Predicted 3D model of a 101-nucleotide RNA (Glycine riboswitch aptamer) from an uncultured Rhodospirillaceae bacterium. It was read from a public genome assembly, where an Rfam model found it.

């Protein structure tokens, strides 16, 4: 001097699947009252997502043997099915860092 991978900040974009049913609470609204409309969170039940996170094995990499790492395949424990938050992962920007030459 060039400045890697990996982190971390801030930014922009980012998909899927019942805004489903059931009984009850709250809260507004109309009524004289049963009652009924919308809303919301929680519990239950089926049905479904797959990109937080996690687990699993593979192809393929190390390895003498044991045997390790390994996805955006799988699996649904979690998560999550209007909006919204979230969001793998991708750009730009700035921080740390220091591989390589």
């Nucleotide at each position: 001097a060039c400045g890697a991978u990996c982190c971390c900040c801030g930014u922009g974009g980012g998909a899927g699947a019942g805004a489903u049913c059931g009984a009850a609470c709250c809260g507004c609204c109309g009524g004289a009252a049963a009652c009924g409309g919308c809303g919301g969170g929680a519990c239950g039940a089926c049905g479904c997502c797959g990109a937080a996170g996690g687990a699993g094995c593979a192809a393929c990499c190390g390895c003498c043997c044991c045997u390790g790492g390994a996805a955006a395949c799988u699996c649904u424990c979690a998560g999550g099915c209007a909006a919204a938050c979230g969001g793998a992962c991708c750009g730009c920007g700035g921080g740390a860092g220091g591989a390589u030459g």